[in-house]
């Protein structure tokens, strides 16, 4: 540096669901467990979502499990 076909021990959780915080999008815990080799981190480019401000621009928030970009990082095989 490359691949994720085999193993092994973990590790994350969609969706519903209950509880909480939020005007919303959406967060934060607890159940399920769809799926994932970065589904770890970062709102950098593009997207998309907002019962937000404004005048459809623009701007504020939100989403990292959309798709790229930066950073790190298991294990196992090859070089």
């Nucleotide at each position: 540096c490359c691949u994720g076909c085999c193993a092994a021990g973990g590790c994350c959780a969609a969706u519903c669901u209950c509880u909480u915080c939020g005007c919303a999008a959406g967060g934060a815990g607890g159940g399920u467990g769809c799926g994932g080799a970065a589904a770890g981190c970062u709102a950098c480019g593009g997207g998309u979502c907002u019962u937000c401000g404004u005048u459809g621009a623009c701007g504020g928030g939100a989403c990292a499990g959309c798709c790229g970009g930066g950073c790190u990082g298991c294990c196992a095989g090859g070089g």

This is a predicted structure of a 79-nucleotide RNA (c-di-GMP-I-GGC riboswitch aptamer) from a Deltaproteobacteria bacterium. Of the family's consensus pairs, 91% are formed in the model. Its Rfam family is "c-di-GMP-I-GGC riboswitch aptamer". Clan: c-di-GMP_I riboswitch clan. The sequence was found by an Rfam model in a public genome assembly. Lineage of the source: Bacteria > Pseudomonadati > Myxococcota > Myxococcia. Its mean pLDDT, the model's own confidence on a scale to 100, is 83.